[in-house]
Context: one part of a larger RNA
Molecule: small-subunit ribosomal RNA, central domain
Organism: Erythroxylum brevipes
RNA sequence: UUGAGCGUAAAGCAUCUGUAGGUGGCUUUUUAAGUCCGCCGUCAAAUCUCAGGGCUCAACCCUAGACAAGCAGUGGAAACUGCCAAAUUGGAGUACAGUAGGGGCAGAGGCAAUUUCCGGUGGAGCGGUAAAAUGCGUAGAGAUCAAAAAGAACAUCAACGAUGAAAGCACUCUGCUAGGCCGACACUAACACUGAGAAACGAAAGCUAGGGGAGCGAAUGGGAUUAGAUACCCCAGUAGUCUUAGCAGUAAACGAUGGAUACUGGGCGUUGUGCGUAUCGAUCCAUGUAGUACUGUAGCUAACGCGUUAAGUAUCCCGCCUGGGGAGUACGUUCACAAGAAUGAAACUC
Repeated sequence: UUGAGCGUAAAGCAUCUGUAGGUGGCUUUUUAAGUCCGCCGUCAAAUCUCAGGGCUCAACCCUAGACAAGCAGUGGAAACUGCCAAAUUGGAGUACAGUAGGGGCAGAGGCAAUUUCCGGUGGAGCGGUAAAAUGCGUAGAGAUCAAAAAGAACAUCAACGAUGAAAGCACUCUGCUAGGCCGACACUAACACUGAGAAACGAAAGCUAGGGGAGCGAAUGGGAUUAGAUACCCCAGUAGUCUUAGCAGUAAACGAUGGAUACUGGGCGUUGUGCGUAUCGAUCCAUGUAGUACUGUAGCUAACGCGUUAAGUAUCCCGCCUGGGGAGUACGUUCACAAGAAUGAAACUC
């Protein structure tokens, strides 16, 4: 490589947009490139094969024939793929009318709590733990009342609920902005799917330069515990956590499940939306559609389990895997301020 695979055994890129490429709806026409059929040429000899013959047989040798893919030429067929032209509306999109939402960015405002500070009351402890001690406190702590400041986070509502491509997203209001869904049918007329490279976005920690710093808190110091205790517990506490402008580009970035389309029994919730029916109305019942949970038939699976949101039945495109260790290491290259990231072996060994 072939084959077999990728939820958990090795294996789905963190996610998305999209170039080349691959694949592609329905109807009619053209053409004949692919495809199919016929004929002809060529495909050295030897070999193989078939028939006959010669060495006493055989191996071996001689003579005559046959064989086939491929390639080229020529004549034809036109279903399928391609090409040409025309048409169509179911895929896709635009416009219209609605609608839900913590989708994104920016600005403004708010409250509980915490800490600090100022003043009053008050007068001996507070704090902490399994128990203590370090620590704070007569220079007035802790407790309590009132004023002030700061930073960060937004209880209840809250849901197996919403929304976003993913990362993510929740106090309230305003402005700007993106996408989805439902409904009617008006328009375009296959404009589609996937997507190597490439671009964009990408938690936390980390880095650079400003700002900010309440609480928490790597490092560090002290107190305990212990044989020791570079830990778990306690008292402090720097970087960081927050913000602005950049960098970095990784996570058990998980549904450990790539995307798209079609088909294949049910039951029971819930979110958005439409319609019918009943009703004065709230709303009930029935039904469609787009999500999101549970249960479970057929089927699948090594089992666990999955099961119209498939891990079922099929097609298309991409990515990836090929015994364990060595190793996501070495070397080289690209990127980065660095930390490192990406790509990625072998010897050897079992």